[in-house]
Molecule: transfer RNA
Organism: Nitrospinota bacterium
RNA sequence: GCCGGUGUAGCUCAGGUGGUUAGAGCACGUGACUCAUAUUCACGGAGUCGGGGGUUCGAGUCCCUCCACCGGCACCA
Numbered sequence: 001g002c003c004g005g006u007g008u009a010g011c012u013c014a015g016g017u018g019g020u021u022a023g024a025g026c027a028c029g030u031g032a033c034u035c036a037u038a039u040u041c042a043c044g045g046a047g048u049c050g051g052g053g054g055u056u057c058g059a060g061u062c063c064c065u066c067c068a069c070c071g072g073c074a075c076c077a
Stems, first nucleotide, its partner, number of pairs: 001073007010026004019057001028044005050066005
C1' cells in the first nucleotide's frame, strides 16, 4: 500500500427486506424478604448506535469519507 471483518448501556452481545418507544444478560442503584448478609423477587437509572457528510417522508440498518482495533496479502535496496 491492497482486501476483508469489527465498532450499539460500565462489560458481553442481539437488532429480518429501512418503518415510528433502541433491547437482552451481567453489573450498578432503590425497595421487599432476613436478626444480619447472601440468594430470590419487584422497580429504576444509564446510549449523539465510533466521528463527519449524504440519500430518503423516515437510517443502528443504504452510500461516501475519516478514525480505532483484528486478520490476510504485498513491498522491504